[in-house]
């Protein structure tokens, strides 16, 4: 690389260095950035998988593996409803665990 499952509207920085990007395919929007983007540290949330506690629960803790900290996965892109717009579904995308 493929496939299964299951989440995806909660939450988490006024910190240190860093100096132009950035919203992980593509296009089309819309946005956020010198009042400081990416990156890296360190702080943090979560609780999928471990680990402990529980009789047990959809529990508690948060040890150790991932994962995350604008905005619904930031909105469309297919399809179906309703009708200035939203709504549901799909795909497709992440993320966990597992198969192979």
């Nucleotide at each position: 690389a493929u496939c299964u499952u299951a989440u995806c509207a909660a939450g988490a920085g006024u910190g240190a260095c860093g100096g132009a990007g950035g919203g992980g395919a593509u296009u089309g929007g819309c946005c956020c950035g010198a009042u400081g983007a990416a990156g890296u540290c360190c702080a943090g949330c979560a609780a999928c998988c471990u680990a402990u506690c529980g009789a047990g629960a959809u529990g508690g803790u948060g040890u150790g593996g991932u994962g995350c900290u604008a905005a619904a996965u930031c909105c469309a892109a297919c399809g179906g409803g309703a009708g200035a717009u939203c709504c549901c579904g799909g795909g497709a995308g992440a993320u966990a665990a597992g198969a192979g």

The prediction has a mean pLDDT of 83. Predicted 3D model of a 100-nucleotide RNA (SAM riboswitch aptamer (S box leader)). It was read from a public genome assembly, where an Rfam model found it.